About this RNA
Model confidence (mean pLDDT): 80 of 100. The part of an RNA shown here (large-subunit ribosomal RNA, domain V) has 587 nucleotides and comes from a Desulfurococcales archaeon. The RNAcentral record of the full RNA draws on ENA. NCBI's taxonomy places the organism under Archaea, Thermoproteati, Thermoproteota, Thermoprotei, Desulfurococcales. It matches the Rfam family "Archaeal large subunit ribosomal RNA". Clan: LSU clan.
Context: one part of a larger RNA
């Protein structure tokens, strides 16, 4: 000097491991006193529908109930001239305006009478006196039950009727007229009660090792958690309360429990009585804790302080404010007990409780309704009761896979990550099994690791999005090693086998059933090993399952609609800038 290779630059053509690549302020999930569609026996309405009662709406008949008013008639225990409704007056009433009696009809009956009318008919008839609890239908008032007439009122049922009004036909430009039918009914007006998802508004609590379902930690008390002042979380641990008590209040005054031991008839381990020892072991309505012994326990007297009125202090309420409860404490008054001192405004003490508005109620206070008195009504102010237990207290049900918005990785459903209870593997010890014998092989109870392929838990990344099972296809790693190589042990004669040690070079394969992993079969085979790599791998492919909308079962729901049930069917985007990899070309 010239070839090839290589490194570099640079470029072309690929091929998708990365850029949790692009796209869409997650359609899932929670949140939001956000929204919508849709359900119903949510809540509250309205529309229609019924049904009432009054207008529009009038005549006139018949029955019939009702009130109020007036006439008339009944009213029978026994005793008794006889049918005695009840109470008062009361000594006379009644009758030529025609009694007492006969006669006829009628209407009642307790069958014995009583009463209405029409006719004769002519002067008398009744009532105190005798029996009765009660005196005379002699007379009068007023009244109680029934019947029955007359008016007037309010009605209810029927039927006739035309003129409102309604329909249809004729005429007429129309107001209107006229015939027919219906007809005070319907219609329509307002009023009041009723149905009323047809429809309209709305609502559908909280808290929560995610939501939901389950609970109640949602209002109080105790005691622990609390770390010797006070305060002090958690769906932490042990428990209650939502009431009782006229004595279990208030004072006064006696008194000593529970237990053991001793001894006493029936009588026993325990009934009742005596000693004795007993600081509390008992008891104190009920939870636990503090307290209490000449009491706060027991028991008896006598009482209501479980009193009004006022003020202030604590707690409720440890950032400051703040409610209803709740403890104390001191002043007035009127009081109990107690000889006093004094005690007492409930209960030994710490739970046992509730605003506004509404609605009620007080021998309770004061005030209006515009002249005065009554009536009735209203309202303030104190007090009480009815309830808001989600307990400082809206007036509320459900569903959405047709779904929306806004927001979160303050939160779940896949992966990661921490863990590492399960889950795998492995060690110490060695009870025991193995005929004897732990350790050839297994190996209980107890103990200690180790990995990070299970399901858990956490809730630390990502919710302005890292695509989710399986299955294809392609690399690579790890050994706790399934063949395949070397070794050692053996309860290892040989074959063939357990067990243990080096070892990851290779290899680890077809098939049936299921979307499936996984598992179960079949036939071979030296062997058919176990994992990782965002459960390696969808800008590499599938798209069978899961996980929209459609639509059947089935069950559950009144129901829209649900259902780690089933079942068909159901859009898989990207034209590759960097790296990163394959061919190539050129300096």
């Nucleotide at each position: 000097c010239c070839a090839g290779c290589a490194a570099c630059c640079u470029c072309c053509c690929g091929u998708a491991g990365g850029g949790a690549g692009a796209g869409a302020a997650g359609a899932c999930c929670c949140c939001g006193u956000g929204g919508a569609g849709c359900u119903u026996u949510a809540c509250u309405g309205c529309a229609g529908c019924c049904a009432g009662a009054c207008g529009u709406u009038g005549u006139c008949c018949u029955a019939u109930g009702g009130g109020c008013g007036u006439g008339g008639g009944a009213g029978c225990g026994u005793a008794g001239c006889g049918u005695a409704g009840g109470u008062g007056g009361g000594a006379g009433g009644c009758g030529c305006c025609g009694a007492u009696c006969c006669c006829g009809u009628c209407c009642u009956u307790u069958c014995g009478g009583g009463g209405g009318c029409g006719g004769g008919g002519g002067a008398g008839c009744c009532g105190a006196u005798c029996c009765u609890g009660a005196a005379a239908c002699a007379c009068c008032a007023c009244c109680c039950u029934u019947c029955u007439g007359c008016a007037c009122c309010c009605g209810u049922a029927g039927g006739a009727c035309u003129a409102a009004c309604c329909c249809c036909g004729g005429c007429g430009c129309a107001a209107g007229c006229u015939g027919g039918g219906g007809g005070a009914c319907a219609g329509c007006g307002c009023c009041u009660g009723g149905u009323g998802g047809g429809c309209a508004g709305u609502u559908c609590g909280g808290c929560u090792g995610g939501g939901g379902c389950g609970g109640c930690a949602c209002g109080c008390g105790c005691g622990c958690g609390a770390a010797a002042a006070g305060a002090u979380a958690a769906c932490a641990c042990g428990c209650g309360c939502g009431c009782c008590c006229a004595a279990a209040g208030g004072u006064c005054g006696g008194c000593u429990c529970a237990a053991g031991c001793g001894g006493g008839u029936c009588a026993g381990a325990a009934a009742c009585c005596c000693g004795c020892u007993g600081u509390a072991g008992a008891g104190c309505g009920c939870a636990a804790g503090g307290g209490c012994a000449a009491a706060a326990g027991c028991c008896g007297g006598c009482c209501u302080g479980a009193c009004c009125g006022g003020a202030c202090c604590c707690u409720g309420g440890a950032u400051a404010a703040c409610a209803a409860g709740g403890g104390g404490u001191c002043c007035g008054g009127a009081c109990g007990g107690g000889a006093a001192a004094c005690c007492g405004a409930g209960g030994c003490c710490u739970a046992g409780c509730g605003a506004a508005c509404g609605c009620u109620c007080g021998u309770g206070c004061c005030c209006c309704c515009a002249c005065u008195g009554g009536u009735g009504g209203g309202g303030g102010c104190c007090g009480g009761g009815c309830a808001u237990g989600a307990c400082a207290g809206a007036a509320a049900a459900g569903u959405u896979a047709c779904c929306c918005c806004g927001g979160g990785g303050a939160u779940a459903a896949c992966g990661g990550a921490g863990u590492c209870g399960u889950c795998g593997c492995g060690g110490g010890c060695g009870a025991g099994a193995g005929c004897u014998c732990c350790c050839a092989u297994c190996g209980a109870c107890c103990c200690c690791g180790c990995g990070g392929u299970u399901u858990g838990c956490u809730g630390c990344u990502u919710c302005g999005a890292u695509g989710u099972c399986g299955g294809c296809u392609c690399u690579u790693c790890c050994c706790a090693u399934c063949c395949u190589a070397g070794a050692g042990g053996u309860g290892c004669a040989g074959c063939a086998g357990c067990c243990u040690c080096u070892a990851a070079g290779g290899g680890u394969g077809g098939g049936g059933c299921u979307g499936c992993c996984c598992g179960c079969c079949c036939a071979u085979u030296a062997a058919a090993g176990g994992g990782g790599a965002u459960c390696g791998u969808g800008a590499g492919c599938u798209g069978g399952g899961u996980u929209u909308a459609a639509a059947c079962c089935g069950u559950c729901g009144u129901g829209a609609g649900a259902c780690a049930g089933g079942u068909u069917g159901g859009a898989c985007u990207c034209u590759a800038c960097c790296c990163a990899c394959g061919g190539g070309a050129g300096g």